[in-house]
RNA sequence: GUCUCUGUAGUGUAAUGGAUAGUGCGUUGAACUUCUAAUCCAAAGGUCGCGGGUUCGAAUCCCACCUGAGAUA
Numbered sequence: 001g002u003c004u005c006u007g008u009a010g011u012g013u014a015a016u017g018g019a020u021a022g023u024g025c026g027u028u029g030a031a032c033u034u035c036u037a038a039u040c041c042a043a044a045g046g047u048c049g050c051g052g053g054u055u056c057g058a059a060u061c062c063c064a065c066c067u068g069a070g071a072u073a
Stems, first nucleotide, its partner, number of pairs: 001072005007066001010025004018056001027043003031039001049065001051063003
């Protein structure tokens, strides 16, 4: 240089073009307990890497760029 893959909440990870983007861990609050742990309930936290395009509608499809990983000479 060329090609392939990856990027989603603090962290790991889902989501056939269509409802308010879900879940584990974590964080916060409440319940329970003499206290802690465990358990249970609830809440906060995402402009889906970035910029365009297609579409009635894009995390998803297309193009360029960026991050990371791999293959190749």

Description: Model confidence (mean pLDDT): 80 of 100. This is a predicted structure of a 73-nucleotide RNA (transfer RNA) from Trichonephila inaurata madagascariensis. Rfam family: tRNA. By type it is a transfer RNA. Lineage of the source: Eukaryota > Eumetazoa > Ecdysozoa > Arachnida > Trichonephila inaurata. RNAcentral holds the sequence, with entries from Rfam.